[in-house]
RNA sequence: GCCUCGGUGGCUCAGCGGCUAGAGCAACGGCCUCGUAAGCCGUGGAUCGCGGGUUCAAAUCCCGCCCGAGGCUCCA
Numbered sequence: 001g002c003c004u005c006g007g008u009g010g011c012u013c014a015g016c017g018g019c020u021a022g023a024g025c026a027a028c029g030g031c032c033u034c035g036u037a038a039g040c041c042g043u044g045g046a047u048c049g050c051g052g053g054u055u056c057a058a059a060u061c062c063c064g065c066c067c068g069a070g071g072c073u074c075c076a
Stems, first nucleotide, its partner, number of pairs: 001072007010025004018056001027043005049065005
């Protein structure tokens, strides 16, 4: 340098054009308990990596860039 995959709440991921972006764990509050843990109920938390384009409509499609993982290649 080239190719592939990925970047979405604090963490791990789902969602791959169409209603208000979800789940588990974590955090916080409550119930329960003598108390803690566990369990149950609830609450908050998202520039969907960044910029642009296409579209009535973009997390989703296209282009460029940044970051991460893996693979390939070049010199004498």
Predicted 3D model of a 76-nucleotide RNA (transfer RNA) from a Candidatus Bathyarchaeota archaeon. Its mean pLDDT, the model's own confidence on a scale to 100, is 80. It matches the Rfam family "tRNA".